[in-house]
RNA sequence: GCGGUGCUAGUUUAGUGGUAGAAUAACUGCCUUCCAAGCAGUGGAUCAGGGUUCGAUUCCCUGGCGCCGCA
Numbered sequence: 001g002c003g004g005u006g007c008u009a010g011u012u013u014a015g016u017g018g019u020a021g022a023a024u025a026a027c028u029g030c031c032u033u034c035c036a037a038g039c040a041g042u043g044g045a046u047c048a049g050g051g052u053u054c055g056a057u058u059c060c061c062u063g064g065c066g067c068c069g070c071a
């Protein structure tokens, strides 16, 4: 330099065009003499920009970062 592939919450991840879920962590409450554990609840995310579409995490293009391969 060329090609392929991935990017979703602090972390690990699900989601094949219709208002993005879970686990864990954090916080609050309950429980407990206290802590831990357990139970209940709260907030938190689609890498950036553009295109297609009535509607995009999803399809397309460009860029960024990671991984793999070729040179």
Stems, first nucleotide, its partner, number of pairs: 001070007010024004018054001026042005047063005
The RNA shown here (transfer RNA) has 71 nucleotides and comes from an uncultured bacterium. Its Rfam family is "tRNA". It is annotated as a transfer RNA. Gene Ontology term of the family: triplet codon-amino acid adaptor activity.